[in-house]
Predicted 3D model of RNase P RNA and transfer RNA as a complex of 501 nucleotides.
Rfam match: Bacterial RNase P class A.
Model confidence (mean pLDDT): 76 of 100.
RNA sequence: UGAGGAGAGCAGGCGAUCGCUCGAUGCCUUGUGCAUCGAGAGGAAAGUCCGGACUCCAGGGGCAGGGCGCUGGGUAACUCCCAGGCGGAGCGAUCCGACACCGGCACCACAGAAAACAAACCGCCGAUGGCCAAGGCAACGGGAUCCCAUCUGGUUGCUGCGGAUCAGGUAAGGGUGAAACGGCGGGGUAAGAGCCCACCGCAGGGAUGGUGACAUCACUGGCACGGUAAGCGUCGCCCGGUGCAAGGCCAAAUAGGAGGACACGCGGCGUAUUCGUCAGAAUGCGCCGCAACGACUGGCCCGGUCGUGGUUCUCGGGUAGGUCGCUUGAGGUUCGGGGCAACUCGAAUCCCAGAGAAAUGAUCGCCCAGGCGUGGACUCCGGUCCAUGCCGGACAGAAUCCGGCUUAUAGAUCUCCUCACUCG
RNA sequence: CGGGGCGUAGCGCAGCCAGGUAGCGCACUCGCUUGGGGUGCGAGUGGUCGGCCGUUCAAAUCGGCUCGCCCCGACCA
Numbered sequence: 001u002g003a004g005g006a007g008a009g010c011a012g013g014c015g016a017u018c019g020c021u022c023g024a025u026g027c028c029u030u031g032u033g034c035a036u037c038g039a040g041a042g043g044a045a046a047g048u049c050c051g052g053a054c055u056c057c058a059g060g061g062g063c064a065g066g067g068c069g070c071u072g073g074g075u076a077a078c079u080c081c082c083a084g085g086c087g088g089a090g091c092g093a094u095c096c097g098a099c100a101c102c103g104g105c106a107c108c109a110c111a112g113a114a115a116a117c118a119a120a121c122c123g124c125c126g127a128u129g130g131c132c133a134a135g136g137c138a139a140c141g142g143g144a145u146c147c148c149a150u151c152u153g154g155u156u157g158c159u160g161c162g163g164a165u166c167a168g169g170u171a172a173g174g175g176u177g178a179a180a181c182g183g184c185g186g187g188g189u190a191a192g193a194g195c196c197c198a199c200c201g202c203a204g205g206g207a208u209g210g211u212g213a214c215a216u217c218a219c220u221g222g223c224a225c226g227g228u229a230a231g232c233g234u235c236g237c238c239c240g241g242u243g244c245a246a247g248g249c250c251a252a253a254u255a256g257g258a259g260g261a262c263a264c265g266c267g268g269c270g271u272a273u274u275c276g277u278c279a280g281a282a283u284g285c286g287c288c289g290c291a292a293c294g295a296c297u298g299g300c301c302c303g304g305u306c307g308u309g310g311u312u313c314u315c316g317g318g319u320a321g322g323u324c325g326c327u328u329g330a331g332g333u334u335c336g337g338g339g340c341a342a343c344u345c346g347a348a349u350c351c352c353a354g355a356g357a358a359a360u361g362a363u364c365g366c367c368c369a370g371g372c373g374u375g376g377a378c379u380c381c382g383g384u385c386c387a388u389g390c391c392g393g394a395c396a397g398a399a400u401c402c403g404g405c406u407u408a409u410a411g412a413u414c415u416c417c418u419c420a421c422u423c424g
Numbered sequence: 425c426g427g428g429g430c431g432u433a434g435c436g437c438a439g440c441c442a443g444g445u446a447g448c449g450c451a452c453u454c455g456c457u458u459g460g461g462g463u464g465c466g467a468g469u470g471g472u473c474g475g476c477c478g479u480u481c482a483a484a485u486c487g488g489c490u491c492g493c494c495c496c497g498a499c500c501a
Base pairs, nucleotide, nucleotide: 001420002419003418004417005416006415007414008413010411012367013366014365015364016363017362018361020040021039022038023037024036025035026034027033028031042395046406047405049404050403051402052401053400054243056241057240060302061301062300063299065239066238067237068236069235070084071083072082073081074080085099086097087096088095089094100234101233104232105231106228107227108226121174122173123170124169125168128167129166131163132162135159136158137157138156139155140154142152143151144150182200183199185197186196187195201223202221203220204219206217207216208215209214247324248323249322250321257315258314259313260312261311262310265290266289267288268287269286270285271284272283273282274281275280292308293307294306295305296304317500318499319498331350332349333348334347335346336345337344338343368393370391371390372389373388374387375386376385377384378383425497426496427495428494429493430492431491434450435449436448437447444481452468453467454466455465456464474490475489476488477487478486
């Protein structure tokens, strides 16, 4: 100098004028008032994807359902964060990882011989058994000649160079595929093959180190059944639902309307009335118990509580006002201690939006970044500096509140680190 | 503010749960039928499956993020 990596903070500034919301104080005309002073969006306020606080439900058990998934730690909690392990990418700084389990069920299209208890298309071999068969040996009988020897051709038996590949062997090689049942080299073999051996991989138990995930070492075993769980599923851990339109109080208004569903059962006791053969019976009311139904209740079941005259659903009707919840909180800043870190402990100090269809804005001027153009100067011809004109400031707007994640984001700043080249 | 659903050809939809060829109806084009048109019959064209990333050999389908659209939810009696 160039190319990168990680982290941190910023998110235009100042002034003037006119406005908006809230709070405090003051005034009088007591109001939707006026005046003064003070405060007034974010790193994501967003997506609503997780985790909580808080709220109401009586919230106890089980099933179903949902979430998470290497280890250790942090935290109120987490699917988050920190540190580490393992795997992958990169020369490296560094980055990425939904990173438990394939025993069961299911699937693996097309291609291919074969796609999951492997198999055998081409190829290789054909040792072994069979087929053909040169040659050799033996026996028999014939001929050349009367005999032997020799020669010649024949038959039978044994052997058999070699050939082809019927049975068979093989899984080295080819081809298909995303994937073909360890890889590579050597030996070995008929050809081959963990068949044997070295190295690597894998599996098993062991030792050592580490809290642990795991790592290293030597030994043993010739190797043992691929992939998919972001398919069904299994294992372990966690989770009750509801969401500030939660919920409390006050006020206003109406047709306390219509339709549907489900209910008004049994027994005992007491009491009243009636009848009465004075034993009792019937009816009504009250209480208790059981059952049933309904609600709480949410996907279901059990259990529980309440109710017994209404309960619930749909349609229709009315009001869409005030107030609390509401912003002091797992809160911020500074200093000190612990910890590699996330984080935590202690002390001091500060109060930092609270609206309710929704305020936090608009205009002008100057400056600061930035872009485009013009002119001038310099130049290593890449640009740099000066003057001037125009444009112009990303993503985006609190809505009960926190901790995270994810997504969007112009521009410039700072710190640390890596690689390459050059110079000293 | 909270909750739920959908996105596939010009239009309306299926396929997704259980991954392997993207299909149905209308519309459009061509041919036949007719004197001509309509109807009918036959053939055909047309799809980044909203977008991006991932899992997988393979994604419309499974998972995540994102964009757009639609629906529901106040209280009283």